Source information: Predicted 3D model of a 371-nucleotide RNA (Bacterial RNase P class A) from a Paracoccaceae bacterium. The organism belongs to Paracoccaceae, within Bacteria.
RNA sequence: GCGGAUGGCUGGAUGGCCGCGGUCUGGCAACAGGUCGAGGAAAGUCCGGACUCCACGAAGCAACGGUGCCGGGUAACGCCCGGCCGGGGUAACCCGAGGGAAAGCGCCACAGAGAACAGACCGCCCGUCACCUGACGGGUAAGGGUGAAACGGUGGGGUAAGAGCCCACCGCGGGACUGGCAACAGGACCGGCAAGGCAAGCCCCACCUGGAGCAAUGCCGAAUAGGGAUCCCGCGCGUUCGCGCAGGCCGCUUCAGCCCAGGGAUCCGGGUUGGCAGCUAGAUCCCGUCAGCAAUGGCGGGGGCAGAGGAAUGGUCAUCCAGGGGGCGCAAGCCUCCGGACAGAAUCCGGCUUACAGGCCAUCCGCGCAU
Numbered sequence: 001g002c003g004g005a006u007g008g009c010u011g012g013a014u015g016g017c018c019g020c021g022g023u024c025u026g027g028c029a030a031c032a033g034g035u036c037g038a039g040g041a042a043a044g045u046c047c048g049g050a051c052u053c054c055a056c057g058a059a060g061c062a063a064c065g066g067u068g069c070c071g072g073g074u075a076a077c078g079c080c081c082g083g084c085c086g087g088g089g090u091a092a093c094c095c096g097a098g099g100g101a102a103a104g105c106g107c108c109a110c111a112g113a114g115a116a117c118a119g120a121c122c123g124c125c126c127g128u129c130a131c132c133u134g135a136c137g138g139g140u141a142a143g144g145g146u147g148a149a150a151c152g153g154u155g156g157g158g159u160a161a162g163a164g165c166c167c168a169c170c171g172c173g174g175g176a177c178u179g180g181c182a183a184c185a186g187g188a189c190c191g192g193c194a195a196g197g198c199a200a201g202c203c204c205c206a207c208c209u210g211g212a213g214c215a216a217u218g219c220c221g222a223a224u225a226g227g228g229a230u231c232c233c234g235c236g237c238g239u240u241c242g243c244g245c246a247g248g249c250c251g252c253u254u255c256a257g258c259c260c261a262g263g264g265a266u267c268c269g270g271g272u273u274g275g276c277a278g279c280u281a282g283a284u285c286c287c288g289u290c291a292g293c294a295a296u297g298g299c300g301g302g303g304g305c306a307g308a309g310g311a312a313u314g315g316u317c318a319u320c321c322a323g324g325g326g327g328c329g330c331a332a333g334c335c336u337c338c339g340g341a342c343a344g345a346a347u348c349c350g351g352c353u354u355a356c357a358g359g360c361c362a363u364c365c366g367c368g369c370a371u
Stems, first nucleotide, its partner, number of pairs: 001367010012320007020037007039342001043353002046351005051213004057255005065208004069083005084098001085096004099204002104202002106198003121144002123140007152170006172191003177186003217277004227268007234245005247259003284303008321340001323338006
């Protein structure tokens, strides 16, 4: 200097005038003054919660669903951090739907002899017949072919030709030893040369898991038609009316509670579309320090940073700034023109994913050059 990788910051500023919303102060009020007022993603609605209501209560089991290497963090998570293994890359780094294929079922098109204890198309070897190059029988899976993939690989020995048939190394399987909390890694030992892929196919295993959601929910006010139709509701005892059994409340079991003539189911019709709360002090933010590789946590100090309600945070003028083009100039600089991305809170928080013009910082890898 060029190329690449990772992490982070910013993404306009100031002033005047006019116009909005919250809040505080003054004021009977009108109003006046002070102060604050969209995001790193507010987006997607993909996860996890806080909170609210419902589910009859307790214990256990099941189902639907979710996660899937190990250790740690967190309120929790499918998130984050640190590792291990596998894949990609020269590397920095990036990706992983990362438990189980010897519990079972299923799939691997076409091609091919044969696709999981498979298989002989071409070929190689031996024997018999024949002598023009074939036929039959036997052996073979080393060579070739088909295919995404062919039932271990390379080399040697051996054989009629071959084959883990035998040997060496690799691969595979096994158990003991060492290091590590662990996932896992490692050298020596033994074994037979037997066991493809897919579980982001069903499935098995381990762990987790009630439902709905701020249009949750609560209060006040107002109004109508405490409207109408159909169907269902068992048995026994005692005088009414109660009790017991059955039945129901519940996917199952045990216990407990409740209902049993007032409830339940379906359909038609009418009224209310008002106001207030929920609503912003939170697992909150900033600074310092300690512990930790880190995520994060402890301690100390400081801050108050939207709360609308069909939905405010805007408009205009001027200057400056980041950037780009052109002209003049040796340069410094001057003049002029353009122009600032993705995009708007709606209960709140922790994440993930996606979008982003321009500008800046830091670290690392590779290549080249110079000293």